[in-house]
RNA sequence: GCUUCCGAUGGAGGAGCGGUCCCCAUCAGUACCGACGGCGAGGGCGAUGAACCCGAUGACCCGGUGGGAAAGGGGUGGAUCGCCGAAGGGAACGCGGCUCAUCGACGCGCGCCCUGGACGACGAGGGGAAACCCCGGCGGCUGUCGUGCCGGUCACCCGGCGCGGAGGGCCUGAGGCGCA
Numbered sequence: 001g002c003u004u005c006c007g008a009u010g011g012a013g014g015a016g017c018g019g020u021c022c023c024c025a026u027c028a029g030u031a032c033c034g035a036c037g038g039c040g041a042g043g044g045c046g047a048u049g050a051a052c053c054c055g056a057u058g059a060c061c062c063g064g065u066g067g068g069a070a071a072g073g074g075g076u077g078g079a080u081c082g083c084c085g086a087a088g089g090g091a092a093c094g095c096g097g098c099u100c101a102u103c104g105a106c107g108c109g110c111g112c113c114c115u116g117g118a119c120g121a122c123g124a125g126g127g128g129a130a131a132c133c134c135c136g137g138c139g140g141c142u143g144u145c146g147u148g149c150c151g152g153u154c155a156c157c158c159g160g161c162g163c164g165g166a167g168g169g170c171c172u173g174a175g176g177c178g179c180a
Base pairs, nucleotide, nucleotide: 001179002178005176006175010171011170014084016083017082018081019080020079021078022077023075024074032067033066034065036063037062038061042054043053044052046103047102048101049100050099087115088114089113090112093109094108095107096106116142117141119139120138122136123135125134126133127132144165145164146163147162148161149160150159151158152157
């Protein structure tokens, strides 16, 4: 000095992602509490069993009535912090609190797998009180890279249109391998 390869570091996407706090609605005129009336033997907030408790001093339930929440979940509200596999999801496994056991559901955790991002309507199932969330393909949008064509100040570079890929991506390129 050169081209390919490896690659530290630093970065970008945008209605971008997550945590915490505040606010808002929902939950809900529900749970629960009080008095009243009714009923009459069971009842105990997912299922079964056990234990225990409540119940003829009338429980549970039902009716109207006087009071009347909260948590989990949500926000295209605000602030703040951490960020750009941010993060989200899946099945299995393990752990946890419900009186105990098993199962279920829920929450948490490890590793593995899937998803570039937000949005929209649709479809099936699951979760949820619901709102909604998750999943799937689809649609246009967007960032990025590759590629074909066109254009510009034309090997580089920039712009436009189309097609394709996926974050294990993309940009940067300290340094290293190799060659002269």

A computed fold for a 180-nucleotide RNA from Geothrix sp., annotated as Lysine riboswitch aptamer. Its mean pLDDT, the model's own confidence on a scale to 100, is 75. Of the family's consensus pairs, 93% are formed in the model. Rfam family: Lysine riboswitch aptamer. Rfam's curators write: Riboswitches are metabolite binding domains within certain messenger RNAs that serve as precision sensors for their corresponding targets. Allosteric rearrangement of mRNA structure is mediated by ligand binding, and this results in modulation of gene expression. This family includes riboswitches that sense lysine in a number of genes involved in lysine metabolism, including lysC.